Predicted 3D model of a 161-nucleotide RNA (Lysine riboswitch aptamer) from a bovine gut metagenome. Rfam family: Lysine riboswitch aptamer. From the family's description: Riboswitches are metabolite binding domains within certain messenger RNAs that serve as precision sensors for their corresponding targets. The model forms 100% of the base pairs in the Rfam consensus. RNAcentral holds the sequence, with entries from MGnify. The coordinates come from a structure-prediction model, not an experiment, and the mean pLDDT is 77.
[in-house]
RNA sequence: GAUAGAGGCGCGGUAUUCAUCAGUACCCCGCGGCAAGGCCAGGCAGCCGCCGCAGGGAAAAGGGAACAUCGCCGAAGGAUCGGAAAGCUUGCCUGGCUGACCGGUUCUGGGCCGUCCAAAAACAUUGGCCGGACUGUCACAAGACUUUGUGGAGCGCUAUC
Numbered sequence: 001g002a003u004a005g006a007g008g009c010g011c012g013g014u015a016u017u018c019a020u021c022a023g024u025a026c027c028c029c030g031c032g033g034c035a036a037g038g039c040c041a042g043g044c045a046g047c048c049g050c051c052g053c054a055g056g057g058a059a060a061a062g063g064g065a066a067c068a069u070c071g072c073c074g075a076a077g078g079a080u081c082g083g084a085a086a087g088c089u090u091g092c093c094u095g096g097c098u099g100a101c102c103g104g105u106u107c108u109g110g111g112c113c114g115u116c117c118a119a120a121a122a123c124a125u126u127g128g129c130c131g132g133a134c135u136g137u138c139a140c141a142a143g144a145c146u147u148u149g150u151g152g153a154g155c156g157c158u159a160u161c
Base pairs, nucleotide, nucleotide: 001161002160003159004158005157008073010072011071012070013069014068016066017065018064026057027056028055030053031052032051033050034049037048038047039046040095041094042093043092044091045090076108077107078106079105080104081103082102083101086098087097088096109135110134112132113131114130116128117127118126119125137152138151139150140149141148142147
């Protein structure tokens, strides 16, 4: 250097089902109040009355879980920088925000539990710092035949060439 391989509550994609979102948005009807305003911000045009209460009907996206299946073992994820399809529920212009995806740099061996912080509608879930035990692996030391301790990091480890 090439090829193959191992970690285990291992990682990611997709489909299905289910819960949540939520009896919320929204729609219909009735009553009451108001004439302000609403459609991301500004401009021009266009459209719509608006709010509350009671009754009836009633979602979806996003974020999850289970199960199946596919691809895998820097699997993958986070942070940050650059580019960027598209979206932000009327059209055009200007602006702002979000942003699939692509690339660079950097961090993390792996999952689990806990505090705190952040994201989120959320006691779901996810991410980050710190702490804890566990686990795979290598090095060193002890013990003595497979156990204990310390340390390291996937730019690692094992096998073959």